This is a predicted structure of a 126-nucleotide RNA (FMN riboswitch aptamer (RFN element)).
RNA sequence: UAAUAGCUUUGGGGCGAGGUGCGAUUCCUCACCGACGGUAUAGUCCGUGAACAUACGCAAAUAGCGUGUGCCGAGUAGGCGUAAUUCCUACACCGACAGUAAUAGUCUGGAUGAGAAAAGUUAUCU
Numbered sequence: 001u002a003a004u005a006g007c008u009u010u011g012g013g014g015c016g017a018g019g020u021g022c023g024a025u026u027c028c029u030c031a032c033c034g035a036c037g038g039u040a041u042a043g044u045c046c047g048u049g050a051a052c053a054u055a056c057g058c059a060a061a062u063a064g065c066g067u068g069u070g071c072c073g074a075g076u077a078g079g080c081g082u083a084a085u086u087c088c089u090a091c092a093c094c095g096a097c098a099g100u101a102a103u104a105g106u107c108u109g110g111a112u113g114a115g116a117a118a119a120g121u122u123a124u125c126u
Base pairs, nucleotide, nucleotide: 003124004123005122006121007120008119009118010117016030017029018028019027031106032105033095034094035048036047037046038045043093044092052070053069054068055067056066057065058064075091076090077089078088079087097109098108099107
């Protein structure tokens, strides 16, 4: 210095104002938010993760765990530059499932969960 294995820690933000209404942080107007890796700095590019479905395997067997598959939203124009759908300017757009006195990216819940991944550390080996 690299690789492999183990361990520890960390690891998602946001409804403020007004309107209608018996009732809405759910509708309407404005507002607000943006996980991880890659790449000229990204919610919208490429890829990953979470929810859900399913096949197979394990199993203490309608639980749970692992692997694979399916599903998985949304951006253009101009400018600078060697390089940017990432920066700057302008105008747009998007957001799982269940619940609810009324339709939810922002409330409540599964979740004091899981997790991409990041940092640190130990051992082995080169």
Model confidence (mean pLDDT): 83 of 100.